[in-house]
RNA sequence: AGCAGAGUAGGUGUCCCGCGUCAAGUGCCGGAGGAUGGGACGUUGCUUCCGGACGAAAAGCCAGAAAAUUUGCUGGGCUUGCGGUGGGCCACCGCGUUCGCUGCC
Numbered sequence: 001a002g003c004a005g006a007g008u009a010g011g012u013g014u015c016c017c018g019c020g021u022c023a024a025g026u027g028c029c030g031g032a033g034g035a036u037g038g039g040a041c042g043u044u045g046c047u048u049c050c051g052g053a054c055g056a057a058a059a060g061c062c063a064g065a066a067a068a069u070u071u072g073c074u075g076g077g078c079u080u081g082c083g084g085u086g087g088g089c090c091a092c093c094g095c096g097u098u099c100g101c102u103g104c105c
Stems, first nucleotide, its partner, number of pairs: 002104004010093004015088004019083003028052007038099005058080005063074002066071001
C1' cells in the first nucleotide's frame, strides 16, 4: 500500500412495567437549538423547546355519596379493550467524509 472486520444516534419485533382514554401523548407544518461508531467534521437520520393546523374507542363489574326507585356521577377499586402512547430487557437491522483500532497478506 491492498483486503477484511469491530464499533453510533437510531429503527423493527416479542415480552414486562406505566401513561392517557374528563385527551395528554403520537404523527404533520414552520422556526430556533442539541447530541450522535475511538477522534474530527456532518444531515436528507435522531432529539429538545416555541408557535400553528389537525385529531380519537371505549365497555363491564364492585363500592361510595347524591337524588329517590331509578339516574347519571366519582381525584375510588378491578377487568377487558383502544392510542401510528412513555420507558426497560432481549433479538435482528444499523454512519456519510476522513483519521484511527483489530486481523490477514
Molecule: THF (Tetrahydrofolate) riboswitch aptamer
Organism: Tepidanaerobacteraceae bacterium